Predicted 3D model of a 372-nucleotide RNA (Bacterial RNase P class A) from a Bryobacterales bacterium.
RNA sequence: UCGGGCGUCCGGGCAGUCGCCGUGCUUUCGGGCACGGAGGAAAGUCCGGUCUCCGCAGGGCAGCGUGCCGGCUAACGGCCGGGCGGCAUCCCCGCGAGAGGGUGUCGACGGACAGUGCCACAGAAAAUACACCGCCCCGGUUCGCCGGGGUAAGGGUGAAAUGGUGCGGUAAGGGCGCACCGCGUCGCGGGCGACCGGGACGGCAGGGUAAACCCCACGCGGAGCAAGGCCAAAUAGGGGGCGAUGCGGCGGCCCGCCGCGCUUGAGUUCCGGGUAGGUCGCUAGAGGCGUCUGGCAACAGACGUCCCAGAUGAAUGGCUGCCGCCCGCCUGCGGGCGGGUACAGAAACCGGCUUACAGGGCGUCCGAUCCU
Numbered sequence: 001u002c003g004g005g006c007g008u009c010c011g012g013g014c015a016g017u018c019g020c021c022g023u024g025c026u027u028u029c030g031g032g033c034a035c036g037g038a039g040g041a042a043a044g045u046c047c048g049g050u051c052u053c054c055g056c057a058g059g060g061c062a063g064c065g066u067g068c069c070g071g072c073u074a075a076c077g078g079c080c081g082g083g084c085g086g087c088a089u090c091c092c093c094g095c096g097a098g099a100g101g102g103u104g105u106c107g108a109c110g111g112a113c114a115g116u117g118c119c120a121c122a123g124a125a126a127a128u129a130c131a132c133c134g135c136c137c138c139g140g141u142u143c144g145c146c147g148g149g150g151u152a153a154g155g156g157u158g159a160a161a162u163g164g165u166g167c168g169g170u171a172a173g174g175g176c177g178c179a180c181c182g183c184g185u186c187g188c189g190g191g192c193g194a195c196c197g198g199g200a201c202g203g204c205a206g207g208g209u210a211a212a213c214c215c216c217a218c219g220c221g222g223a224g225c226a227a228g229g230c231c232a233a234a235u236a237g238g239g240g241g242c243g244a245u246g247c248g249g250c251g252g253c254c255c256g257c258c259g260c261g262c263u264u265g266a267g268u269u270c271c272g273g274g275u276a277g278g279u280c281g282c283u284a285g286a287g288g289c290g291u292c293u294g295g296c297a298a299c300a301g302a303c304g305u306c307c308c309a310g311a312u313g314a315a316u317g318g319c320u321g322c323c324g325c326c327c328g329c330c331u332g333c334g335g336g337c338g339g340g341u342a343c344a345g346a347a348a349c350c351g352g353c354u355u356a357c358a359g360g361g362c363g364u365c366c367g368a369u370c371c372u
Stems, first nucleotide, its partner, number of pairs: 001368010012323007020037007039343001043354002046352005051224004058255004063220005068082005083109001084107008093098001110215002115213002117209003132155002134151007163181006182204001183202004188197003228280004238271005246260004287306008324341007
């Protein structure tokens, strides 16, 4: 310098003019002035809450959610740190299998020795693993091969073939023996923990799949701002059905509890009629910003400072000019001309996740090239 990856920030500004909405002040009631006015995702509605209502919401079953460890948080399926594993790449050690370290990235990361199921096709064979090609030995031979015995190292099939590498041994092979790696059992040390380290013994074997059913641990009352209050108005104080070992409250079921009721009937259901208005909820917050302290960090605390939309068929805009940024052309290198400027609009609020995004900035990692 170029290319690629990851993380993060910005993503338009100023002025004039006209027009909207909110708050405050003011008014000759016509208005006037001041201040403020859509995002990093406002989107998706995927999670978690605040808040509101259901009469206190108990126990169990079913159902649903989460799933390595520790921490943060109001909480979460989020975030931070750590552990282990996979993949890619580089360095280094090793005869080799492979081990160690760095960087990046991914993980739906509890359990396969509780049980059940599945592993198609191909292949000899996917478990009661009886060997397709092949290798070795013996016998026969018409010299093409045939029969018997041994074998699982080599080859083939497959996503996966029953430990791997090296050396030795063998008729040929095989943990057959040895070393190393792996695996199993036992115990020791370190760590809050997930886990890590090394030691002793043992030649020691079928695996995978739980985003299949399932088992284990932890958690979960329901509904939601169209929640829910208040005010005003209107109508038909309408007409039927069911109804007592009852009904309602708790998403399903059972138990329990509470309330109402038992025919002068709780409640439930069907038909029909009226209203759809105003107002609160509605924005001062798990709030923003700055500094300090603690912490690897997420974050927490202290101090200071600020008020930054509250619309309701739904405001936050239109026009003009000048800039900013990007691209192309020209250039006398001062600049000139032209074009473009992404994704996208609050609706009770907040913390996340996911998705979309022209262009620019910062940090970091990998690779290539050049110079010193």
Its Rfam family is "Bacterial RNase P class A". It is annotated as a ribozyme. It was read from a public genome assembly, where an Rfam model found it.